[in-house]
RNA sequence: GGUCGAUUGGUCAAGGGGUUAAGACGCCGCCCUCUCACGGCGGAAACAUGGGUUCGAUUCCCAUAUCGACUG
Numbered sequence: 001g002g003u004c005g006a007u008u009g010g011u012c013a014a015g016g017g018g019u020u021a022a023g024a025c026g027c028c029g030c031c032c033u034c035u036c037a038c039g040g041c042g043g044a045a046a047c048a049u050g051g052g053u054u055c056g057a058u059u060c061c062c063a064u065a066u067c068g069a070c071u072g
Base pairs, nucleotide, nucleotide: 001071002070003069004068005067006066007065010025011024012023018055027043028042029041030040031039048064049063050062051061052060
């Protein structure tokens, strides 16, 4: 250099055209407890960036960035 893949809350991770963007861990609050832990209930928090297609894009296409695999 080429080909291919990945990128979603703090972490892991589901969803691949119309979802309130699921879930787990973590965090915060309340309950429980003499207190802590455990447990229960609730809450905040995410689609890498820029274009294109579409009535509508996290999802499809292109480019860029980062990471990874294979290869010259």
RNAcentral holds the sequence, with entries from ENA. Predicted 3D model of a 72-nucleotide RNA (transfer RNA) from Eubacterium sp. It matches the Rfam family "tRNA". It is annotated as a transfer RNA. The source organism's lineage runs through Bacteria, Bacillati, Clostridia, Eubacteriaceae and Eubacterium.